[in-house]
A computed fold for a 130-nucleotide RNA from Marivivens donghaensis, annotated as FMN riboswitch aptamer (RFN element).

RNA sequence: ACACAUUCUCGGGGCGGGGUGAAAUUCCCCACCGGCGGUGAAAGCCCGCGAGCGCCCUUUUGCGAGGGGUCAGCAGAGUCCGGUGUAAUUCCGGCGCCGACGGUUAAAGUCCGGAUGAAAGAGAAUGGAC
Numbered sequence: 001a002c003a004c005a006u007u008c009u010c011g012g013g014g015c016g017g018g019g020u021g022a023a024a025u026u027c028c029c030c031a032c033c034g035g036c037g038g039u040g041a042a043a044g045c046c047c048g049c050g051a052g053c054g055c056c057c058u059u060u061u062g063c064g065a066g067g068g069g070u071c072a073g074c075a076g077a078g079u080c081c082g083g084u085g086u087a088a089u090u091c092c093g094g095c096g097c098c099g100a101c102g103g104u105u106a107a108a109g110u111c112c113g114g115a116u117g118a119a120a121g122a123g124a125a126u127g128g129a130c
Stems, first nucleotide, its partner, number of pairs: 002128001004127007016030004031110002033099002035049004044097002052074002055068005078095001080094004101113003
């Protein structure tokens, strides 16, 4: 200084006030939140990635259990307006928009659950090619 190997650690935030109602943190009004890598400069909405569902495979009479992991699906949202600047859909000001699955006395990004899980990835230690 850095390929690679092993082990370990870390690795997601948010309903406060009011209204209606028998019942709502789920509806309505005002609020609140924003994982990881990249990108000329800091990004929920530019390009990708991740968990879950679905899908596929194995097994089961079935419920279910185990496994796979990309081609496609759920799966999303600003070529917005102005400013600074060499450079910004990333910063500053303004306006706007988006948010898995299952559950619930009533429809959920914010409550409960799978999850004391998994993971994009980040870091450390040890070994070590060069």

It was read from a public genome assembly, where an Rfam model found it. The coordinates come from a structure-prediction model, not an experiment, and the mean pLDDT is 76. Its Rfam family is "FMN riboswitch aptamer (RFN element)". About the family: The RFN element is a highly conserved domain that is found frequently in the 5'-untranslated regions of prokaryotic mRNAs that encode for flavin mononucleotide (FMN) biosynthesis and transport proteins. This element is a metabolite-dependent riboswitch that directly binds FMN in the absence of proteins. In Bacillus subtilis, the riboswitch most likely controls gene expression by causing premature transcription termination within the 5' untranslated region of the ribDEAHT operon and precluding access to the ribosome-binding site of ypaA mRNA.The FMN riboswitch structure, reported in present an FMN-bound six-stem junction, adopts a butterfly-like scaffold, stapled together by opposingly directed but nearly identically folded peripheral domains.